[in-house]
This is a predicted structure of a 359-nucleotide RNA (Bacterial RNase P class A) from an Acidimicrobiia bacterium. Its Rfam family is "Bacterial RNase P class A". Its family is annotated with tRNA processing, dimeric ribonuclease P complex and ribonuclease P activity in the Gene Ontology. It is annotated as a ribozyme. Lineage of the source: Bacteria > Bacillati > Actinomycetota > Acidimicrobiia. The RNAcentral record of the sequence draws on ENA.
RNA sequence: CGAGCUCGCCGGGCGGCCGCGGCGCUGAGGCGCUGAGGAAAGUCCGGACUCCACAGGGCAGAGCGCUGGGUAAUCCCCAGGCGGGGCGACCCGACGGAAAGUGCCACAGAGAGCAGACCGCCGAUGGCCCGGAGAGGGCACAGGCAAGGGUGAAAGGGUGCGGUAAGAGCGCACCAGCGGCCCAGGAGACUGGGCCGGCUCGGUAAACCCCGCUCGGAGCAAGGCCAAGCAGGGACAGGGUGGCCCGCCCGCUACGUCCCAGGUAGGCCGCUAGAGGCCGGCGGCAACGCCGGUCGGAGAGAGAUGGCCGUCCCGGGCCCCGGCCCGGACAGAAUCCGGCUUACAGGCGGGCUCGCAGC
Numbered sequence: 001c002g003a004g005c006u007c008g009c010c011g012g013g014c015g016g017c018c019g020c021g022g023c024g025c026u027g028a029g030g031c032g033c034u035g036a037g038g039a040a041a042g043u044c045c046g047g048a049c050u051c052c053a054c055a056g057g058g059c060a061g062a063g064c065g066c067u068g069g070g071u072a073a074u075c076c077c078c079a080g081g082c083g084g085g086g087c088g089a090c091c092c093g094a095c096g097g098a099a100a101g102u103g104c105c106a107c108a109g110a111g112a113g114c115a116g117a118c119c120g121c122c123g124a125u126g127g128c129c130c131g132g133a134g135a136g137g138g139c140a141c142a143g144g145c146a147a148g149g150g151u152g153a154a155a156g157g158g159u160g161c162g163g164u165a166a167g168a169g170c171g172c173a174c175c176a177g178c179g180g181c182c183c184a185g186g187a188g189a190c191u192g193g194g195c196c197g198g199c200u201c202g203g204u205a206a207a208c209c210c211c212g213c214u215c216g217g218a219g220c221a222a223g224g225c226c227a228a229g230c231a232g233g234g235a236c237a238g239g240g241u242g243g244c245c246c247g248c249c250c251g252c253u254a255c256g257u258c259c260c261a262g263g264u265a266g267g268c269c270g271c272u273a274g275a276g277g278c279c280g281g282c283g284g285c286a287a288c289g290c291c292g293g294u295c296g297g298a299g300a301g302a303g304a305u306g307g308c309c310g311u312c313c314c315g316g317g318c319c320c321c322g323g324c325c326c327g328g329a330c331a332g333a334a335u336c337c338g339g340c341u342u343a344c345a346g347g348c349g350g351g352c353u354c355g356c357a358g359c
Stems, first nucleotide, its partner, number of pairs: 001355010012312007020035006037330001041341002044339005049219004061215005066080005081095001082093004096210002101208002103204003118149002120145003125142002127139004157175006176200001178197008223269004232260005238255001239253005276295008313328007
């Protein structure tokens, strides 16, 4: 210098004018303070909080699945192991079980699961033929084989020697894999090594399934308090009216007075100080934890958080050497918090790798 990898951060600054939401002050006019994000998003996980349900156990169902740690908790994060990719920095992995059972394995192919025989090889043995017979030879009929070819993502260990008619873990040696035992290292996942065994058992579990672990439901429109109006219940017997001609008495009605309960509209609380932000120190490889200091940062009506101008910054274009024009992403709170995922113009910083060149 070029090409990359990874971690973290910013994502317009300042001033003026007008406007909007919240809070406070004011008799009012008005004044003061304050008002989006790294994702406020998707609502995919995990919690706090609230209400409902609940003796205990099981089934069903759902989620998760290497080890150790972090945390309020997690499917998250950190450190490591193993597997895969990359020359490398580094990245990716639902990473228990396929010798319990079931299903599936497109196309091609003979055969894709109680494996198989298209081409091929053999045809020792049996058969047929040549030969008078024998010796010898032929055919490829019965049959044997799976080495080689071919199909496929995958054909059921690999290489070599022996063996054989041809072959084959059929036998042997080495290697790979599997199982068992032992030794060493590690906290563990796991790793390194030794001995023995049967000789090899296809893939697929984000297919059913099996094993292990975890799991009640609903969500701030949760939930609580107050409570118009209309309707309801009770008491009283004042009003009206019926049983009788009247009164007493017994009813009805709810016009009246008082009381009560649930609760709609509506209002208030929940409601924003919280596993909080920033700075410093200490412990830890780290995630993170502890201690000290400091700060006050939205709270709605599912409704506000914007616009214009000036100047500076960044990017692009034009005239032409300091002016003009255009543009400055994704998006946007509604109970709160921790994660994940997705979107994002442009820019900054730290660490690292590879290549080339120079000293």